This is a predicted structure of a 90-nucleotide RNA (c-di-GMP-I riboswitch aptamer) from a Syntrophomonadaceae bacterium.
Rfam family: c-di-GMP-I riboswitch aptamer. Rfam describes the family as follows. GEMM was predicted in a large-scale screen for bacterial structured RNA regulatory elements.

RNA sequence: GACCGACAAAGGCAAACCUGUUGAAAAGCAGGGACGCAAAGCUAAAGGGUCUAAAGCUCUUCCGGGAGCUACGACAGCCUGGCCUCCGAA
Numbered sequence: 001g002a003c004c005g006a007c008a009a010a011g012g013c014a015a016a017c018c019u020g021u022u023g024a025a026a027a028g029c030a031g032g033g034a035c036g037c038a039a040a041g042c043u044a045a046a047g048g049g050u051c052u053a054a055a056g057c058u059c060u061u062c063c064g065g066g067a068g069c070u071a072c073g074a075c076a077g078c079c080u081g082g083c084c085u086c087c088g089a090a
Base pairs, nucleotide, nucleotide: 004088005087012037013036017032018031019030020029021028022027035077041083042082043081046080047079048078049075050074051073056069057068058067059066060065
């Protein structure tokens, strides 16, 4: 230094849910809260996957609307990859 990860030490993050807020939604942010996490740090313009469908297109309509497709919107706490990184028993 790499791999690895202990009922170690010091710390860290924060699911569901609730409140507020932004958003068409998915979801984000802030506070509370802890299911979990050794990368649950970053990367969505590396690949796959998942969610949403405002705008757009197509169809339909009793003209109020409805249905389908679609990411340029999201998810890094879905997987693989990339970058960076605390601690040190076996």